The prediction has a mean pLDDT of 81. The RNA shown here (transfer RNA) has 72 nucleotides and comes from an Acidobacteriota bacterium.
RNA sequence: UGAGGGGUAGCCAAGUGGCAAGGCACUCGACUGUUAAUCGAGUCAUCGUGGGUUCGAAUCCCACCCCCUCAG
Numbered sequence: 001u002g003a004g005g006g007g008u009a010g011c012c013a014a015g016u017g018g019c020a021a022g023g024c025a026c027u028c029g030a031c032u033g034u035u036a037a038u039c040g041a042g043u044c045a046u047c048g049u050g051g052g053u054u055c056g057a058a059u060c061c062c063a064c065c066c067c068c069u070c071a072g
Stems, first nucleotide, its partner, number of pairs: 001071007010024003018055001026042005048064005
């Protein structure tokens, strides 16, 4: 420098144009002699940044930033 893949909650991670799932963690409660385990409820997401398209964008298009792989 070129090509490909990726960036979504504290962490992992789904979603491929129409309300942003789930698990772990955290908080409260039940259970328990206490903790753990288990069960129930709850909180947390301007979807990397900035523009564009669209009635509507995490999703499509453009530019840029960061990470990984390959080639030179």

It matches the Rfam family "tRNA". The family's RNA type in Rfam is transfer RNA. Its family is annotated with triplet codon-amino acid adaptor activity in the Gene Ontology. RNAcentral holds the sequence, with entries from ENA.